RNA sequence: AGAUCGAAAGGGCAACCCCGUCGUGAGGCGGGCGCGCAAAACCAGGGGCCUCGCCGAGGCCGCCCAGUUACCGAA
Numbered sequence: 001a002g003a004u005c006g007a008a009a010g011g012g013c014a015a016c017c018c019c020g021u022c023g024u025g026a027g028g029c030g031g032g033c034g035c036g037c038a039a040a041a042c043c044a045g046g047g048g049c050c051u052c053g054c055c056g057a058g059g060c061c062g063c064c065c066a067g068u069u070a071c072c073g074a075a
Stems, first nucleotide, its partner, number of pairs: 005073002012037002017032006035062001041068002045065003048060005
C1' cells in the first nucleotide's frame, strides 16, 4: 500500500408523513421531519415488484444479486 473486516473518530445519507412542483401513472425534484443505513454513493446488467388501454413503453437500486467508485483504521 492492498484485501477482508467494522471498534472508535470526523462526518454522510435520509424512511414514513407534511408542503410545493413535474408526470396519464408508477414515481421524480425541492424544503421540513427522522424510520433506519458501513456504501441507504453511482449503475436498470439479471431477477423481482409497480405503472400506462399498451403487447410495447416506462418506474423503483432504502427488494435481492452483479458491476464501478469512495471516508476512517481498532481487533
Predicted 3D model of a 75-nucleotide RNA (c-di-GMP-I riboswitch aptamer) from a Solirubrobacteraceae bacterium. Its mean pLDDT, the model's own confidence on a scale to 100, is 88.